[in-house]
């Protein structure tokens, strides 16, 4: 990098630091930002894995339930919004795509 499977409307920073930028990426919008951006640190959220209880299964494993010690992620707005097929009189609802995490392969 490439694939497969799950999540993606919810939760989370009044702190120190650091100094101009950020919202994945091109374009366009909308927004955030010197009443302090990003990154670091510290805090915090979930519960994706492992972790411990049950139950189930011939077995590889599921399933429910607690914990948060370890690995990961995360902490403005829906995944900020927009592609694309359908369906609708609109609002809007479904899929798929892109994209992000996690788990596994290769």
């Nucleotide at each position: 990098c490439u694939c497969u499977c799950a999540u993606c409307a919810a939760g989370a920073u009044u702190g120190g630091u650091g100094g101009a930028g950020g919202g994945a990426g091109u374009c366009g919008g909308c927004c955030c930002a010197a009443c302090g951006a990003a990154g670091c640190c510290g805090g915090g959220c979930a519960a994706c894995c492992u972790u411990c209880g049950a139950g189930c299964g011939a077995g590889g494993g599921c399933u429910c339930g607690a914990g948060a010690g370890g690995g990961u992620g995360c902490c403005a707005a829906u995944u900020c919004c927009g592609g694309u097929a359908g369906c609708g009189g609109a609002a809007g609802c479904u899929g798929c795509a892109a994209g992000a995490u996690g788990a596994g392969a290769g």
This is a predicted structure of a 106-nucleotide RNA (SAM riboswitch aptamer (S box leader)) from a Chloroflexota bacterium. It was read from a public genome assembly, where an Rfam model found it. The model forms 91% of the base pairs in the Rfam consensus. Taxonomically the source falls in Chloroflexota (Bacteria, Bacillati).